[in-house]
The RNA shown here (Lysine riboswitch aptamer) has 163 nucleotides and comes from a mouse gut metagenome. Its Rfam family is "Lysine riboswitch aptamer". From the family's description: Riboswitches are metabolite binding domains within certain messenger RNAs that serve as precision sensors for their corresponding targets.
C1' cells in the first nucleotide's frame, strides 16, 4: 500500500404508521372588556394592539414501531474559510445576518447509567464536561502452560487476516 473483516441494546438514512405537539399557533363571530396605541388639545366614530367568550382548527422540528437502505470514523461535537436559499426594506445598487450543504483543521474505541450544564412543548430525546461499572482491542507484566485468567496501560491515523 491493496483487499476483505471483527466489537452489538453498534453507526446513520428513508417510506409509511402512531403518540405527543395541542384544542396550542391561527380564523371567523360579539352592541363584549381596557388605565393601550396612532393626532396642536378634548370628545366620538373607526383601525390597530390586549384580554374574554362562542365556533372552527392545523402545521414543523423531535421521538416510537414494523419494514428498507448505506455502513464499522460507521457517525457525533468543536472551530475557522468560502458562500446558497432566505431576512434586515416598495425597487436597484451596496452592506450587515446567514440556516442546510461543502472544504479545511481538531476532539471522540463502544453501548448503557448517574450528576450538572445547554437545546427541546416536554420526564421523550439530542448534545457536552465529569464519573465509576461493563465491554472489545492491542501492549506490557504475572498465572495457568496453549484454549484462557488476573491487573495495569494506550487509542480507531487503532486492530485481526490474505496479497
Nucleotide at each position: 500500500g491493496a483487499u476483505a473483516g471483527a466489537g452489538g441494546u453498534g453507526c446513520g438514512g428513508u417510506u409509511c404508521u402512531c403518540a405527543a405537539a395541542a384544542g396550542u399557533a391561527c380564523c371567523a363571530u360579539c352592541c363584549g372588556g381596557c388605565a393601550g396605541g396612532g393626532g396642536c388639545a378634548g370628545g366620538c366614530a373607526g383601525c390597530c394592539g390586549c384580554c374574554g367568550a362562542u365556533g372552527g382548527a392545523a402545521a414543523a422540528g423531535g421521538g416510537a414501531g414494523c419494514g428498507c437502505c448505506g455502513c464499522c470514523g460507521a457517525g457525533a461535537g468543536g472551530g475557522a474559510g468560502a458562500g446558497u436559499a432566505c431576512g434586515g426594506u416598495g425597487c436597484c445598487u451596496g452592506c450587515c445576518g446567514g440556516a442546510g450543504g461543502c472544504u479545511c483543521c481538531u476532539u471522540c474505541g463502544g453501548g448503557a447509567c448517574g450528576u450538572c450544564a445547554g437545546g427541546g412543548a416536554a420526564u421523550a430525546c439530542c448534545u457536552g464536561c465529569c464519573g465509576g461499572a461493563c465491554u472489545g482491542u492491542c501492549a506490557c507484566a504475572g498465572g495457568c502452560u496453549u484454549u484462557c485468567c488476573u491487573g495495569u496501560g494506550g487509542a480507531g491515523u487503532g486492530c485481526u487476516a490474505u496479497c